[in-house]
RNA sequence: AAAGCUGGCCGGGUGAUCGCGGCCGCGCCUGACGCGGCCGAGGAAAGUCCGGGCUCCACAGGGCAGGGUGCUGGGUAACUCCCAGUGGGGGUGACCCCAAGGAAAGUGCCGCAGAAAAUAUACCGCCCCCGGUUUUCCGGGGGUAAGGGUGAAAAGGCGAGGUAAGAGCUCACCAGUACCGCCGGCGACGGCGGUAGCUAGGUAAACCCCACCCGGUGAAAGACCAAAUAGAAGAGCAGAAACGGCCCGUUUCGGAUGACUCUCGGGUAGGUCGCUCGAGGCCGGCGGAGACGCCGGUCCCAGAUAAAUGAUCACCGCCCGCUCCCUGUGAGCGGGUACAGAAUCCGGCUUACAGGCCAGCUUUACCC
RNA sequence: UGGGGCGUCGUCAAGCGGCAAGACACAGGACUUUGGAUCCUGGAUCGGAGGUUCGAAUCCUCCCGCCCCAGCCA
Numbered sequence: 001a002a003a004g005c006u007g008g009c010c011g012g013g014u015g016a017u018c019g020c021g022g023c024c025g026c027g028c029c030u031g032a033c034g035c036g037g038c039c040g041a042g043g044a045a046a047g048u049c050c051g052g053g054c055u056c057c058a059c060a061g062g063g064c065a066g067g068g069u070g071c072u073g074g075g076u077a078a079c080u081c082c083c084a085g086u087g088g089g090g091g092u093g094a095c096c097c098c099a100a101g102g103a104a105a106g107u108g109c110c111g112c113a114g115a116a117a118a119u120a121u122a123c124c125g126c127c128c129c130c131g132g133u134u135u136u137c138c139g140g141g142g143g144u145a146a147g148g149g150u151g152a153a154a155a156g157g158c159g160a161g162g163u164a165a166g167a168g169c170u171c172a173c174c175a176g177u178a179c180c181g182c183c184g185g186c187g188a189c190g191g192c193g194g195u196a197g198c199u200a201g202g203u204a205a206a207c208c209c210c211a212c213c214c215g216g217u218g219a220a221a222g223a224c225c226a227a228a229u230a231g232a233a234g235a236g237c238a239g240a241a242a243c244g245g246c247c248c249g250u251u252u253c254g255g256a257u258g259a260c261u262c263u264c265g266g267g268u269a270g271g272u273c274g275c276u277c278g279a280g281g282c283c284g285g286c287g288g289a290g291a292c293g294c295c296g297g298u299c300c301c302a303g304a305u306a307a308a309u310g311a312u313c314a315c316c317g318c319c320c321g322c323u324c325c326c327u328g329u330g331a332g333c334g335g336g337u338a339c340a341g342a343a344u345c346c347g348g349c350u351u352a353c354a355g356g357c358c359a360g361c362u363u364u365a366c367c368c
Numbered sequence: 369u370g371g372g373g374c375g376u377c378g379u380c381a382a383g384c385g386g387c388a389a390g391a392c393a394c395a396g397g398a399c400u401u402u403g404g405a406u407c408c409u410g411g412a413u414c415g416g417a418g419g420u421u422c423g424a425a426u427c428c429u430c431c432c433g434c435c436c437c438a439g440c441c442a
Stems, first nucleotide, its partner, number of pairs: 001364010012316007020040008028031001042339001046350002049348005054218001056216002061248004066214005071085005086100001087098004101209002106207002108203003123148002125144008156174002159171003175199002177196008222273004231264001233263004239253004266441003280299008317337008325328001369438007378392003386422001394410005415431005
């Protein structure tokens, strides 16, 4: 210098004019008015994919069904998240990626090709035996998975012995698996040594098995007030509701001109609370390898309801292109300045994003 | 705001691990003097991108688009 990797951060500024939402104070013309002050979108407010707070149902029970998670240890309110490690894979490297339990519990599937797709059932080839009557050919029986070819995948690899030909049939070496022992580690696991010819196909984001977790409901939750109207309507039921896929259990209400549920019809489309102070932000210290935790100080930081947080102008900033020359921290002109936008609140994940900044690291080339 | 469902030729759709049926429409050809009818032929990578698998429209994940439902009172 070029090309990259990882982590963190910003994502316009100032002024003027005209406006908008909330809260507080003051005024009087007591209006949903005027004036003043303070506050007023995001890193993702998004997708609604996970987890929780909170709400009501029983402060949430038992069982089945169903769903989720799946190496180890830790963090957390909790998680499918995060941190640190283990194993595997990729990259020259910094570093990145992995739904990573079980296929020796069982079942299913593995199209086409191929002899055969899992109990090896032999197409060609090789070997032995018998027969036809003959060196060589043909037929039958048997052995053989070493060779050929097929396939995504072919029953450990290679060499030697052995054999009729062959074969872990036997042996040496190598690879894997299982078991045993020792050492290191909390553990996943790793290292070393030994034993067993044990060689067992793949697929669980197929059913399934194992371990652990999960009750339902979502702010249109839920509480209260107000307005208006038509229930002699239909159906279900002695039980009904909470309570839902089912069963049990519990609680509440109710047992006959009554109550409840559903359907249909009718009315309404208003207000208050929930509502924003919270697993909260910032700063400092301590503990920890880290995620994170503890302590102290300080700050208050949108609460709208068809939905405010804006528009215009000027100057500046940043980026890109073109032109000019006095060739650089230059001037002029033109263009661009993203994605998006609270709606019950948090923690994550994922996705979108003009342009830019900082820190650490790697590779290559050159120079000293 | 919350919940549920669906995307397969131009349209309606079947297929739910093993070469994507079918109907209408469209295009070309045959038959006919011409047109219609009839017959033959043709066109799809399954909304997009990743992953699992030997193999994905189908299974999993993330995006994109479309559709449906709902409150309160008596």

This is a predicted complex of two RNAs, RNase P RNA and transfer RNA, with 442 nucleotides together.
It holds a member of the Rfam family "Bacterial RNase P class A". It is annotated as a ribozyme.